[in-house]
């Protein structure tokens, strides 16, 4: 690399070196010489994983027989809540928006027409696919 699972409408910048890009691709729209990718330092946010705390239904034997009693156990796991800041990660715009599917409405255009309508543009909705993160498996 490839593959499962989660989460992506919050949230959180300054210095230094550098010197034309950058937001994944395309299309729009955006940061960018009042300094863009990039390194680096020192901050900040999150809490997905670790750690620690409190709780908590099952889970275990016998009995019964379908409702349940009763011992045993108070550990682990798992979940839920809390705490911290070790491992990651983020730190312009919802993942900036759309892209492929379904679907509501005002307009406006276009087509078709006997009538339902059909396409496209506006402004929404769910839901994919893709990507990023994290954990986890091989």
């Nucleotide at each position: 690399a490839c593959c499962u699972c989660a989460u992506c409408c919050a949230g959180a910048g300054g210095g230094g070196c550098a010197g034309a890009g950058g937001g994944a691709a395309c299309g729009g729209c955006c940061c960018g010489a009042u300094g863009a990718a990039g390194c680096c330092c020192c901050g900040g946010c999150a809490a997905c994983c670790a750690c620690c705390g409190c709780g908590u239904a099952u889970g275990u034997c016998u009995c019964g027989a379908u409702g349940g009693a009763g011992a045993g156990g108070c550990c682990g796991c798992g979940c839920g809540c809390g705490g911290c800041a070790g491992g990651u990660g983020c730190u312009a715009a919802u993942u900036c928006c759309g892209u492929c599917c379904c679907u509501g409405g005002c307009u406006c255009g276009g087509c078709a027409g006997g009538c339902c309508g059909c396409c496209g543009u506006c402004c929404g909705g769910g839901g994919a696919a893709a990507g990023a993160u994290g954990a986890g498996a091989g």
Molecule: SAM riboswitch aptamer (S box leader)
Organism: Paractinoplanes globisporus DSM 43857